[in-house]
């Protein structure tokens, strides 16, 4: 030179570490300026008819805060897997030529 085998670098890739949080669970969350239901008690009404507004409780919720769940992505001399007609490096091997 050529062929073969390995092994990096490269490129894809799959897992795993970390880092990230779309995103939705669930809890809690409004004296009133949020919704509902409104006791008592106000009012209206000839009226035990019937009705209005409508505090406190109560329930739900909203920002909001608390708990874990977790996507995309991005990192890592971790751990695999694939690559070439045209890449690159390094070992080892066997031929052949000088």
């Nucleotide at each position: 030179c050529u062929c073969c085998c390995g092994g990096g670098c490269c490129c894809g890739u799959g897992g795993g570490g970390c880092c990230g949080g779309c995103g939705g669970g669930c809890g809690u969350g409004a004296a009133c300026c949020c919704c509902g239901u409104c006791a008592g008690g106000a009012c209206c009404g000839u009226g035990a008819a019937g009705g209005u507004a409508g505090c406190a409780g109560c329930g739900g919720u909203a920002a909001g805060c608390g708990c874990g769940c977790a996507a995309a992505g991005g990192u890592c001399g971790c751990c695999g897997c694939g690559g070439u007609c045209c890449g690159c490096c390094c070992g080892g091997g066997a031929g052949g030529u000088u």
RNAcentral holds the sequence, with entries from ENA. A computed fold for a 98-nucleotide RNA from a Gemmatimonadota bacterium, annotated as Bacterial small signal recognition particle RNA. It matches the Rfam family "Bacterial small signal recognition particle RNA". About the family: The signal recognition particle (SRP) is a universally conserved ribonucleoprotein involved in the co-translational targeting of proteins to membranes. By type it is a non-coding RNA gene.